[in-house]
RNA sequence: GGUUUCGUGGCCCAAUGGCAAGGCGCUUGACUACGAAUCAAGAGAUUGUGGGUUCGAUCCCCACCGAAACCU
Numbered sequence: 001g002g003u004u005u006c007g008u009g010g011c012c013c014a015a016u017g018g019c020a021a022g023g024c025g026c027u028u029g030a031c032u033a034c035g036a037a038u039c040a041a042g043a044g045a046u047u048g049u050g051g052g053u054u055c056g057a058u059c060c061c062c063a064c065c066g067a068a069a070c071c072u
Stems, first nucleotide, its partner, number of pairs: 001071007010024003018055001026042005048064005
């Protein structure tokens, strides 16, 4: 330098064009003498950045940034 794959809450990970799901963690409540465990509820995502296509984009296209693998 080239090719491919990936980037989504604090962490991990789904969603193949139509309300962004789940686990861990966090907060509150129940339980307990107090905790842990368990149960219930809740908060937390401008989906890497900037454009484009579309009635509508996490999803399709382009550029850029970052990471990994392979080739040179």
Predicted 3D model of a 72-nucleotide RNA (transfer RNA) from Exophiala sideris. Lineage of the source: Eukaryota > Dikarya > saccharomyceta > Eurotiomycetes > Exophiala. The prediction has a mean pLDDT of 83. It is recorded under the gene name tRNA-Arg-ACG-1-1. RNAcentral holds the sequence, with entries from ENA, GtRNAdb and Rfam. Rfam family: tRNA. About the family: Transfer RNA (tRNA) molecules are approximately 80 nucleotides in length. The family's RNA type in Rfam is transfer RNA.